[in-house]
């Protein structure tokens, strides 16, 4: 230098003008909405999406029911040893299979040499490196299965020689010929799991209509536009109470399997100690819009240099201008992982070849 991998980290700055949204202070009207229970206005400060918030595939934590102990069914995971709150996840490590356009070996054409040969393309082989993938337990408990090709495919025998005797040799096929193979077929061994799932759940709680109690009522309670009278109609009125919805709070978001750094242990996954930090919280769902400006990509015009060229011309490099573009994608009870998508930047490491010293 060339190839092949594998691992990390960004995810446009910055200003300016208008908005959202949470939170903390401080103020405020006998304010506004609502039956209520709650919410809401002001002003100043200060937070405001991801590495995947996405799929919702696995484990939790966390809440309600359920549960005396075993057992069976279902249902899951499987080398070995470790991390871990757990995991089907991660780490190590074993064996298996994979892994090059380097090398190596071989052939083939060609060049180059007097010649041993040496080199360029091609095509073959062969082991392997960093790395990848593995649904990697058991086929003397049983059952099942096995294209094509082959007489015969899981019961055992069949065919050809050959023996006293199934005694003994051979049998082209095929992945596999009597001894074996699939467990990603059922099956058995071990270990795991009690169901639901923040629309979970506690709480405060209208209107309607049901309910239970009381009391009144055909000796007419109530009703008939506000009240009284007549007059109709007439079996049901008032009060309480308790559940459930609608609606509202809390769960929910500053104190955790947190984040940042520092040391220390361990090949590692991870662990332990010390210091700082407090970091979205909506609910018809907030986290933005508009301009400017720098960076960054892609295209096209224009110029300068530089190469190469007889020139037309082409190529790289810079520089200006103008168009344009900037991924995949958005929280919703939180957190570990897995998958799966992503325009491009930046950095680090690993293995093999080449060549220099």
């Nucleotide at each position: 230098g060339a190839a092949g991998c594998u691992c990390g980290u960004c995810a446009g700055g910055c200003c300016g003008u208008c908005g959202c949204u949470g939170g903390u202070g401080c103020a405020a009207g006998u304010c506004u909405c609502g039956a209520a229970a709650g919410a809401g206005c002001g002003c100043a400060c200060u937070g405001g999406a991801g590495g995947a918030a996405c799929g919702u595939c696995c484990g939790g934590a966390c809440u309600g029911c359920a549960u005396a102990g075993g057992a069976c069914a279902g249902c899951g995971u499987a080398g070995c040893a470790g991390c871990u709150a757990a995991c089907g996840g991660c780490u190590g490590u074993c064996c298996a299979c994979u892994g090059a356009a380097a090398a190596u070996c071989g052939c083939a054409c060609g060049a180059c040499g007097c010649a041993g040969g040496u080199c360029u393309u091609g095509c073959g082989a062969c082991a392997u490196a960093a790395g990848g993938u593995g649904a990697g337990g058991a086929u003397c408990a049983g059952a099942g299965c096995a294209a094509c090709a082959g007489a015969g495919a899981c019961g055992a025998g069949c065919c050809g020689a050959u023996u006293c005797a199934g005694u003994u040799c051979g049998g082209g096929u095929g992945a596999a010929a009597c001894g074996g193979g699939c467990a990603a077929u059922c099956u058995c061994u071990a270990c795991g799991c009690g169901c639901a799932g923040c629309a979970a759940u506690a709480c405060c709680a209208a209107a309607u209509a049901g309910g239970c109690c009381a009391g009144c009522g055909u000796u007419g309670a109530u009703g008939u536009a506000g009240c009284u009278c007549c007059g109709c109609a007439g079996a049901g009125c008032u009060g309480g109470c308790g559940g459930g919805u609608a609606g509202g709070u809390a769960g929910c978001a500053c104190c955790g399997a947190g984040c940042c750094u520092u040391g220390g242990g361990g090949u590692g996954a991870c662990c332990c100690a010390g210091g700082g930090c407090c970091c979205a919280g909506a609910u018809g769902a907030a986290u933005g819009a508009c301009g400017g400006u720098c960076a960054c990509g892609g295209c096209g015009c224009g110029g300068u240099u530089u190469u190469u060229g007889c020139a037309a011309g082409a190529a790289a490099a810079c520089c200006g201008c103008a168009c344009u573009g900037c991924a995949c994608a958005a929280a919703a009870u939180c957190c570990g992982g897995c998958g799966u998508a992503u325009c491009g930047g930046c950095g680090a490491g690993c293995u093999u070849c080449a060549c220099a010293c």
Predicted 3D model of a 357-nucleotide RNA (Bacterial RNase P class A) from a Burkholderiaceae bacterium. RNAcentral holds the sequence, with entries from ENA. It matches the Rfam family "Bacterial RNase P class A". By type it is a ribozyme. From the family's description: Ribonuclease P (RNase P) is a ubiquitous endoribonuclease, found in archaea, bacteria and eukarya as well as chloroplasts and mitochondria. Model confidence (mean pLDDT): 75 of 100. A source record names the gene rnpB.